[in-house]
A computed fold for a 376-nucleotide RNA from a Longimicrobiales bacterium, annotated as Bacterial RNase P class A.
RNA sequence: GGCGCGCGGGUGAGGAUCGCCGGUGGGCGGCUCGCCGUGCCGCCGGAGGAAAGUCCGAGCUCCACAGGGCAGGGUGCCGGGUAACGCCCGGGCGUCGUGAGGCGACGGAAAGUGCCGCAGAGAGCAGACCGCCGAUGGCCGUCUUCGGACGGAACAGGCAAGGGUGAAAGGGUGCGGUAAGAGCGCACCGGGCCGCCGGAGACGGGGGUCGCAUGGUAAACCCCACCUGGAGCAAGGCCGAAUAGAGGACGAGGAGUCGCCCGCUCCGUCCGAGUCCUGGGUAGGCCGCAUGAGGUCGUCGGAAACGGCGGCCCCAGAUGAAUGAUCCUCCCCCCUCACGGGGUGACAGAACUCGGCUUAUUCGCGCGCCCCACCU
Repeated sequence: GGCGCGCGGGUGAGGAUCGCCGGUGGGCGGCUCGCCGUGCCGCCGGAGGAAAGUCCGAGCUCCACAGGGCAGGGUGCCGGGUAACGCCCGGGCGUCGUGAGGCGACGGAAAGUGCCGCAGAGAGCAGACCGCCGAUGGCCGUCUUCGGACGGAACAGGCAAGGGUGAAAGGGUGCGGUAAGAGCGCACCGGGCCGCCGGAGACGGGGGUCGCAUGGUAAACCCCACCUGGAGCAAGGCCGAAUAGAGGACGAGGAGUCGCCCGCUCCGUCCGAGUCCUGGGUAGGCCGCAUGAGGUCGUCGGAAACGGCGGCCCCAGAUGAAUGAUCCUCCCCCCUCACGGGGUGACAGAACUCGGCUUAUUCGCGCGCCCCACCU
């Protein structure tokens, strides 16, 4: 100077006073008599590593479901862990880094289809812009022993080495070869195919053979293998008023006029006022809801993730939604020589519960490892 893990977590610690939510003991009150309530007293507990995003996997609940298939969705190197996973651990391969290490949707492009912008001659049954060549045919010139030889230009033609375009141009480098070239020939590297050896496997090593045959793209359709019902705690269950409406029974009277009677008024007399009963639903209340794939310590197994055994612990449970406020001392940080003064700081806050992932985050500390420089 870096790389990889892990821990703490700051509106810190201690104290005082006053509150808030939940639990519990007592007091008091209530009744249907074992529960409920509380302007009372005491004790105990009271946010996070991410409580977040709601992206995966589950528990739990309700609905659906004989079995099989299609469609849809998801996953995708190998082995292990786990209740399960798209997570974790270890390994393989690829890639980046001097290195410690980081990153990777990492099955199939020889089943088929589609696409490959711009540039470029050519982008998929390849192609010739610049260029290289002058072997072959023709042309021009000189010479000629009349067979041709030499020279020139580049019309036809040959080529794909070099340049150029591009993310990508039908293996790469070198030597030989040739008119120039070219797996045309050879060596090495790469690749295809077939055995062998190592490994549990992904895969690795080595041998033979083939001049080389299928460019890329599947987070394009698709193919292959495996997995996969839907909705969610506003799930779901229980209790349950008032009013209105429903069913049933009784039913000729009922209500008002605030003592009672008469009187009067209103409603009603089978399309029935009124009284009682029943059941459904609403408001509201309770459960679900805090003992769980739980935490922690020790030990054993394992390289690790993780697992077995034993001891100990109970650790928020709201619903107009608690977890707060003030003061003192100390610690930490900043300013100051000092006295003294100021600040208290990151991201953020439960809501049925777990296991992960991802994202946000001021700092402080510990362990292991790598590189560079210097000293011995």
Its mean pLDDT, the model's own confidence on a scale to 100, is 78. Rfam family: Bacterial RNase P class A. It is annotated as a ribozyme.